[in-house]
Predicted 3D model of a 1481-nucleotide RNA (small-subunit ribosomal RNA) from a marine metagenome.
RNA sequence: AGAGUUUGAUCCUGGCUCAGAGUGAACGUUGGCGGCACGCCUAACACAUGCAAGUCGAGCGAAGAACAGAUUUAUCUGUUACUGAGCGGCGAACGGGUGAGUAAUGCUUGGAUAAUCUGCCUUUAGGACUAGGAUAACCUCAGGAAACUGAGACUAAUACUGGAUAUGACCACAGUCACCAUGGUGAUAGUGGUAAAAUGUUUUAUCGCCUAAAGAUGAGUCCAAGUCGCAUCAGGUUGUUGGUAAGGUAAAAGCUUACCAAGCCUAUGACGCGUAGCAGGUCUUAGCGGAUGAUCUGCCACAUGGGGACUGAGAUACGGCCCUGACUCCUACGGGAGGCAGCAGUGAGGAAUAUUGGACAAUGGACGAAAGUCUGAUCCAGCGAUGCCGCGUGAAGGAUGAAGGCCUUCGGGUUGUAAACUUCUGUCAGCAGGGAAGAUAAUGACGGUACCUGCAGAGGAAGCCCCGGCUAACUCCGUGCCAGCAGCCGCGGUAAUACGGAGGGGGCAAACGUUACUCGGAUUUACUGGGCGUAAAGGGUCCGUAGGCGGUUCUUUAAGUUAGAUGUGAAAGCUUGAAGCUUAACUUCAAAAUUGCAUCUAAAACUGGAGAACUAGGUUCUUGGAGAGGUUGAUGGAAUUACCGGUGUAGCGGUGAAAUGCGUAGAUAUCGGUAGGAACACCAGUGGCGAAAGCGAUCAACUGGCCAAGUUAUGACGCUGAGGGACGAAAGCGUGGGUAGCAAACAGGAUUAGAUACCCUGGUAGUCCACGCCCUAAACGAUGAAUACUAGAUGUAGGAUUUUUUCUGUAUCGUAGCUAACGCAUUAAGUAUUCCGCCUGGGGAGUACGGUCGCAAGGCUGAAACUCAAAGGAAUUGGCGGGGACUCGCACAAGCGGUGGAGCAUGUGGUUUAAUUCGAUGCUAAGCGAAGAACCUUACCAGGGCUUGACAUGUAAGCAUAAGCUUGCGUGAAAGCGUGGAGUGAAUUUGGGCUUGCCCAAAUUGGUUUACACAGGUGCUGCAUGGCUGUCGUCAGCUCGUGCCGUGAGGUGUCCGGUUAAGUCCGGUAACGAGCGCAACCCCUAUUAUCAGUUGCCAUCACUUCGGGUGGGCACUCUGGUGAAACUGCUGGUUUAAAACUAGAGGAAGGAGGGGACGACGUCAAGUCAUCAUGGCCCUUAUGUCCUGGGCUACACACAUGCUACAAUGGCGGAUACAACGGGUUGCGAACUCGCGAGAGGUAGCUAAUCCCAUCAAAGUCCGUCUCAGUUCGAAUUGCAGGCUGCAACUCGCCUGCAUGAAGUUGGAAUCGCUAGUAAUCGCAGAUCAGCAAUGCUGCGGUGAAUACGUUCCCGGGUCUUGCACACACCGCCCGUCACACCACGAAAGUCGGUCUUACCCGAAGCAGCUGGGCUAACUCUUUGAGGAGCAGGUUUCUAAGGUAAGGUUGAUGAUUGGGGUGAAGUCGUAACAAGGUAGC
Repeated sequence: AGAGUUUGAUCCUGGCUCAGAGUGAACGUUGGCGGCACGCCUAACACAUGCAAGUCGAGCGAAGAACAGAUUUAUCUGUUACUGAGCGGCGAACGGGUGAGUAAUGCUUGGAUAAUCUGCCUUUAGGACUAGGAUAACCUCAGGAAACUGAGACUAAUACUGGAUAUGACCACAGUCACCAUGGUGAUAGUGGUAAAAUGUUUUAUCGCCUAAAGAUGAGUCCAAGUCGCAUCAGGUUGUUGGUAAGGUAAAAGCUUACCAAGCCUAUGACGCGUAGCAGGUCUUAGCGGAUGAUCUGCCACAUGGGGACUGAGAUACGGCCCUGACUCCUACGGGAGGCAGCAGUGAGGAAUAUUGGACAAUGGACGAAAGUCUGAUCCAGCGAUGCCGCGUGAAGGAUGAAGGCCUUCGGGUUGUAAACUUCUGUCAGCAGGGAAGAUAAUGACGGUACCUGCAGAGGAAGCCCCGGCUAACUCCGUGCCAGCAGCCGCGGUAAUACGGAGGGGGCAAACGUUACUCGGAUUUACUGGGCGUAAAGGGUCCGUAGGCGGUUCUUUAAGUUAGAUGUGAAAGCUUGAAGCUUAACUUCAAAAUUGCAUCUAAAACUGGAGAACUAGGUUCUUGGAGAGGUUGAUGGAAUUACCGGUGUAGCGGUGAAAUGCGUAGAUAUCGGUAGGAACACCAGUGGCGAAAGCGAUCAACUGGCCAAGUUAUGACGCUGAGGGACGAAAGCGUGGGUAGCAAACAGGAUUAGAUACCCUGGUAGUCCACGCCCUAAACGAUGAAUACUAGAUGUAGGAUUUUUUCUGUAUCGUAGCUAACGCAUUAAGUAUUCCGCCUGGGGAGUACGGUCGCAAGGCUGAAACUCAAAGGAAUUGGCGGGGACUCGCACAAGCGGUGGAGCAUGUGGUUUAAUUCGAUGCUAAGCGAAGAACCUUACCAGGGCUUGACAUGUAAGCAUAAGCUUGCGUGAAAGCGUGGAGUGAAUUUGGGCUUGCCCAAAUUGGUUUACACAGGUGCUGCAUGGCUGUCGUCAGCUCGUGCCGUGAGGUGUCCGGUUAAGUCCGGUAACGAGCGCAACCCCUAUUAUCAGUUGCCAUCACUUCGGGUGGGCACUCUGGUGAAACUGCUGGUUUAAAACUAGAGGAAGGAGGGGACGACGUCAAGUCAUCAUGGCCCUUAUGUCCUGGGCUACACACAUGCUACAAUGGCGGAUACAACGGGUUGCGAACUCGCGAGAGGUAGCUAAUCCCAUCAAAGUCCGUCUCAGUUCGAAUUGCAGGCUGCAACUCGCCUGCAUGAAGUUGGAAUCGCUAGUAAUCGCAGAUCAGCAAUGCUGCGGUGAAUACGUUCCCGGGUCUUGCACACACCGCCCGUCACACCACGAAAGUCGGUCUUACCCGAAGCAGCUGGGCUAACUCUUUGAGGAGCAGGUUUCUAAGGUAAGGUUGAUGAUUGGGGUGAAGUCGUAACAAGGUAGC
């Protein structure tokens, strides 16, 4: 620091997601040790049990105990490191917990207190005289279950009280001085008044008591600034704001009361609602910021909910009191007791959070003179990987690269020096021994702990996640859109690096992942640091309030600003530097920092304030000017329509075509007249005016603004503008008019599958006027207003000017600059400033609720749940268009002949079948694979067999009179199974033995049997593939290098003008060149030269059986080698001068002479796993292989391609002429003979320019006949008889003869081929092949036309351009209703809660007031009493809880209902995207 994700690709906008860090965490898997931290975030829910605040006998009395003494057994006295209770003192307001409440009575920072208090502590000064009456404990009695209480009688004090004294203090009076400035404060002399005490305790040192003044500490109060969200909370307040008086407090104050005034707060957000303890800090961040407020520290608040006071220095009191509510417990039912948000612990809740531990040894606290006591504060230990930090799980050597696993191209690779094995070490843990610091004299919970030493042995100690991209890390198997994964994109439909397992690898490591949350990345709320023409975003326009901002000069001030100083900014934390624990975490010390606030001093440039001036902004004045600017009134002509009258007759009107409609009751047409309403042709112009909306006949009246020139006056008077006000098209609403035309709704006619539309005929609101509403538009330049600056060119409107020129408006182009691009460009979208408005992913939605405006329709304001990973802008390349331009093609047109109708042949679909094997399916399948299905082929079916196999290679073992060939038998349909004999018939090498040509041994070749590896598969996948092929298309295209342009995809080149069959060529040109295609080179054919003449040929010569047959010849034909020839080369014209076109000459051929082969980049997941090859999967006594028979030939039907026809341009009979390509030894087969014929016999010749098929032809020509008919046309079908091939002709061949003689008389809609030696027509040959279902296919020649004006239209292609919401690319995309399922939300008769407000009722405890008739020790007096001062009781105000009533607000729920969203291939249409087929909005 970035990355992924919208697209075919690109740039931009924009959201979503990821990588980082963190946590008081939880969950899953795993888990060795130690140190330091941390540990109920939920129910401020309820709590059993124990403990958490006591202490003082040196304040007091009494009792008990022990001891001692005395006296005498009854007691007394004394002593005490003893004990519990009581009176009394201090403490209990600290410490500890929690975060419910609280948005300010809080907190933070800084001030104020001249408006205050402060126990214990410190300092200073002074003092303590005298008198008195009670009371608890104890004792007795009484009540009660208990808690506890009452009565009587005693007693003490540092308990309580009266009087005296008064250095200070306080109060009153009237002064002086100083300070201060709202009040006031301090000092000081005087007069009068008020108020103290415990001289107690004691061990005689102390410790205490009272007054006063200070300090310190702590606390109270006030002020300023800061401190969350909602404006769909806009007005709030009646003690409220202020004053006066009184009360009250430690203290200012409406703090309280009475009276008076009517204020006070609020858009700088009052009031209300929701949420929340605040801070130091913590997390994150580059920083600014954002989030957070556990542990530690400061402040606040609370202590079962609520209220209240008492005591006290201090409380409105966590372990105090009173009352009320809820809850729990005890009870004798009368009444009582309680408060863990202290430490442990329990239950509950929850994803989730620990021991009913030890000690006061340390630190600190309370009391005490002290010893000491108390202390769940604290220090320690226990539990928990909750976090941070450290250590370990061994180290070195070790290749045969072991075994095993996994992969494999089968060679190997990898796990992997990893292991084994060898040699070592001992950290941690374990065992044993020693043993601290923490402690200044004593005292150690921790703890026999830390630490040290010794011992043994590699022993006890590694997992988790991930491996498609982001993101480090790859293979196999399984699965087969299933199971599953997933943070985003997305994986999975038979070869998944994405699922599950394995091997391997990567990362981290006592942990690793997941989930949740925070910040970051996110410049994605933009202060730092964003935008608004088209992506989200400029208000419809103007005026103007508050506010913000503001021209030039001078003086002054010092609020902002700048600098310095002082105070503060607690400690801890962060940072830096050191130090201490073996290191680190952790801790300690020091420094820095704490960016802030306050006060003082200084400066005066800028901003602000005050004052004085100026004229450049603004306003004003004078003279001119243009204009559909506005309002009102009047006037005018053309046209439509209606009515009246004339002429006139059958139609008019309307449309793509029609019909509805009008018309013989006289229309339309035409002429004249009349009426009425609305709108104003030409002029008219990216011309004018207006703020915008908008404004168009003419004239008049009234009226607003603008421009120019002059430079008169004023002197910043300005700009913008939240709220606010005014105007605001069309449609719509209200009232009243008006209504010619047009025309929603509506009616009818058409169109259509439908047509609630488009088209037509009618037609009402409305459109018009007046008045009043509505207030919205794609109200657009999709561009807020103002000011200044920044090249020009051109047109136009209005002024000024003698000219050059200049001002204002408007429009087009364009430089710099800007922009994502398109584009903008002095009329900015450039460069700057000021102010306002608005935006923050798409949908839901401009919807709901609430508020407000409106008569209504509706407007303004304006969410959320839920859902998606995109939505979007500009530009690019394609493709497409019922867009445009140009152009080509048998594409149409012009012609000729067919198909579609018939019969038959062949193929296909379908059906059938045991099987009818498989493939091919628009063009580009269908006489296709198949250039030959009776068996074979054959892949299919039935049945019968074989199992290392019909075929290949290898290993091991065995056999041998070898195998093979010839030849049998049984069984069988055959294959096969079983079983024989005979004949024929083979080699090589080495070694040894030696009888030297024989034997032995071993090996090789070949054969066979058995076993094993394996063979085999026309089984699947053409969507895993190679190769081959079809198609667009023989269309003219497809690309590259360098350069240039563009941010980029890309463009340019390849475009434009000509031209061509052609991206063919020429010219132009930021392109210049090149490649694959085109063309040419190749083959056939058309002319010719030359060479060569056998099997070819025969002009001349000769012979001849008359046949080039023979001699001879090679001239000719022909054959086949080598050449020539054609190139727009020549001439005229056209064009631009070129390319080229056109005409002509010559020429066998003329502009590519004709034909063929040749098929660019690519498209169709096109076709083929059944030609072949091949990955993967599958079968292995079968999906292999052999055999017999059957099937592929079926047959209601449909389609495709053909043949034959329907006849006279013909059929039949007779005669007769002329080819070319080819094939032939398992062959072609002559002559000759036989047969009506198919054919048979027969053999000559021929391995072919020689012989044969084959005398090669047919149409043609000549003659005859038929005479328009189902025929002398047509031949299907069927019968009989034959021939040929072949083991075999039934299923199922071909051919012949005789007989039979069907449909069919030129073919509906539709559709095919062909442009010249072509179509049409005629025959011939060949491949395959025993034969043939061939009418097919491939070739060959014979005869031999017609037509093309032309490119409007149909189809297909090419180029350029245009639009696009398409890119799987129009067979595209996509909208809405309905139906079904699910989800969230709104409305709803209501229902049930929370909370708040108002009014009233009741009113506990308690303070205060009143009363005080009842009662009372201290004091006083005139003393059986009275007074004073009080108390109980009563009562009043206030008031908690409670009750009643009415409201506000909020939540939950609700039959039914409304729209919304999401869902698989549902239904209906086709609204939008192309001119989307009616341009869209």
Record summary: Its mean pLDDT, the model's own confidence on a scale to 100, is 83.